Context: one part of a larger RNA
RNA sequence: CUGGGUGUAAAGGGAGAGUAGGCGGGGCUGCAAGUCCGUUGUUAAAUCCAUCGGCUCAACCGGUGGCUGCGGCGGAAACUGUAGUUCUUGAGUGAAGUAGAGGCAGGCGGAAUUCCUAGUGUAGCGGUGAAAUGCGUAGAUAUUAGGAGGAACACCAGUGGCGAAGGCGGCCUGCUGGGCUUUAACUGACGCUGAGGCUCGAAAGUGUGGGGAGCAAACAGGAUUAGAUACCCUGGUAGUCCACACUGUAAACGAUGAUUACUAGGUGUGGGGGGACUGACCCCUUCCGUGCCGGAGUAAACACAAUAAGUAAUCCACCUGGGAAGUACGGCCGCAAGGUUGAAACUC
Numbered sequence: 001c002u003g004g005g006u007g008u009a010a011a012g013g014g015a016g017a018g019u020a021g022g023c024g025g026g027g028c029u030g031c032a033a034g035u036c037c038g039u040u041g042u043u044a045a046a047u048c049c050a051u052c053g054g055c056u057c058a059a060c061c062g063g064u065g066g067c068u069g070c071g072g073c074g075g076a077a078a079c080u081g082u083a084g085u086u087c088u089u090g091a092g093u094g095a096a097g098u099a100g101a102g103g104c105a106g107g108c109g110g111a112a113u114u115c116c117u118a119g120u121g122u123a124g125c126g127g128u129g130a131a132a133u134g135c136g137u138a139g140a141u142a143u144u145a146g147g148a149g150g151a152a153c154a155c156c157a158g159u160g161g162c163g164a165a166g167g168c169g170g171c172c173u174g175c176u177g178g179g180c181u182u183u184a185a186c187u188g189a190c191g192c193u194g195a196g197g198c199u200c201g202a203a204a205g206u207g208u209g210g211g212g213a214g215c216a217a218a219c220a221g222g223a224u225u226a227g228a229u230a231c232c233c234u235g236g237u238a239g240u241c242c243a244c245a246c247u248g249u250a251a252a253c254g255a256u257g258a259u260u261a262c263u264a265g266g267u268g269u270g271g272g273g274g275g276a277c278u279g280a281c282c283c284c285u286u287c288c289g290u291g292c293c294g295g296a297g298u299a300a301a302c303a304c305a306a307u308a309a310g311u312a313a314u315c316c317a318c319c320u321g322g323g324a325a326g327u328a329c330g331g332c333c334g335c336a337a338g339g340u341u342g343a344a345a346c347u348c
Stems, first nucleotide, its partner, number of pairs: 003320004007302002012316001014200003021193003025087007033080002035076008048066007090190001091187003094183005102176007109153001114148007124135002161168002205246006214240002219235004257315006265293011297304002321348003330341004
């Protein structure tokens, strides 16, 4: 390389829109590049292959034929391609509805913690396995009233919803993206995937400027202990929050790439439509989502099982013994931290 694979053994890119490329629905007509058939030229000799023969056999030697290749000419038109025409079921648009923590911005609200001021009040509070550090007669803790400020939004809340993923949860308003259902008016294959590139991307971290209630790496002290650079306690700075810019990684997980079609059922739940009914209930049916159980089938087993890990197709990514190592070197990116690409010697 081929082959075989990628939920857990090595292996699905963190996610998206999309360039090149690859692949692509039904009918009719033309062409004939691929494809197929015929014929012809060439394919030097030797070699090689098949076969026949000559040395007693063989090696060796000789005869005849062939050699999947390339070119020309003639033909076929099913498939691929190409050109034209047409269709509506794929895809999209329109119309009528509809659910939602989807995104961005602004405003508002209550509970709680902390702090400040004032009142009441007096000796403790706090903390632990037990303590101590700590706070408190300069009046704490507790309690009442008022004020300040920041952050997060109890209940509702649900294997509930929305989003491509990361993720999104108080209430109101504005702007805005997508989905689903019904309809079938319109376009008429406009589709799928997607190397590179581009955009988004939790937390931590970085830069500049703000903010800072609570929490809390680092740090300090008290305990524990043989020690305790920890676990426990008292404090506490970055940070956590906001704006703008960077970083670009995660067990970024369903450890399961995207799209399409097909293949028993049962039972919950979220959003629509239709039918039946006195009826918003219940019931029947249908589409989209989200769970559980389970048959065939698959699987090394666990398990998966219409949300497939089943049966097939297209395209991309990735794997190829363990360690060395996601390291070194080089390139690219970054302010840095570092990221990305990514070996070998050696060793088992």
Background
RNAcentral holds the full RNA, with entries from ENA and SILVA. Small-subunit ribosomal RNA, central domain from an uncultured bacterium, 348 nucleotides, folded computationally. Rfam family: Bacterial small subunit ribosomal RNA. Its mean pLDDT, the model's own confidence on a scale to 100, is 88.